RNA sequence: GCACCCAUGGCCUAACGGAUAAGGCGCCUGACUUCUAAUCAGGCGAUUGUGGGUUCGAGUCCCACUGGGUGUG
Numbered sequence: 001g002c003a004c005c006c007a008u009g010g011c012c013u014a015a016c017g018g019a020u021a022a023g024g025c026g027c028c029u030g031a032c033u034u035c036u037a038a039u040c041a042g043g044c045g046a047u048u049g050u051g052g053g054u055u056c057g058a059g060u061c062c063c064a065c066u067g068g069g070u071g072u073g
Base pairs, nucleotide, nucleotide: 001072002071003070004069005068006067007066010025011024012023013022018056026044027043028042029041030040031039049065050064051063052062053061
């Protein structure tokens, strides 16, 4: 240089082109407990890497770019 793959809360992962982007960990509050842990309940937290395009509608499809990974010359 070329080809392919990945990018979604602080972390890990879901989500046929159509619901208020779902779950686990985490964090906060409360219950329980002598206290902690565990358990239970409630809550917090996402411009879906950036910029465009297609579409009635985009996390999803297309283009460019950025970052990471794999292969190859």
Transfer RNA from Theobroma cacao, 73 nucleotides, folded computationally.
It matches the Rfam family "tRNA". Rfam's curators write: Transfer RNA (tRNA) molecules are approximately 80 nucleotides in length. By type it is a transfer RNA.
Its mean pLDDT, the model's own confidence on a scale to 100, is 81.
Lineage of the source: Eukaryota > Streptophyta > Tracheophyta > Magnoliopsida > Theobroma.